[in-house]
Molecule: SAM riboswitch aptamer (S box leader)
Organism: soil metagenome
């Protein structure tokens, strides 16, 4: 680019020492220690393994090997609709 998913789930200690939630608004987290590094430790969305199937394939089985993740709904935002809701933008993640 293309395509799936994104209201579920999951954290402690070391190091560091002001920041950090993508960005621009709001909110909101932080010296009761931010981000980054490191170690251990977890969760299961996709990949893969295994199970099941004669097979295309299946699952609220499984393990936890590759990614990835462990504040808040992808923290809120736009249009639509009286509302339940619905549809986009733009991000993130997988897979190709």
């Nucleotide at each position: 680019c293309u395509u799936a998913u994104c209201g579920a789930g999951a954290g402690u200690g070391g190091u560091g020492g002001a920041g950090g939630g993508a960005a621009a608004g709001g909110c909101c987290c932080u010296g009761c220690g931010a981000a980054g590094c490191c170690a251990c430790a977890g969760c299961a969305a996709c990949c893969g393994g295994c199970c099941c199937g004669g097979a295309u394939g299946g699952g609220u089985g499984u393990c936890a090997g590759g990614u990835g993740c462990u504040a808040a709904a992808u923290c809120c935002u736009g249009c639509c609709g009286a509302a339940u809701g619905g549809c986009g933008a733009a991000g993130a993640u997988g897979a190709g």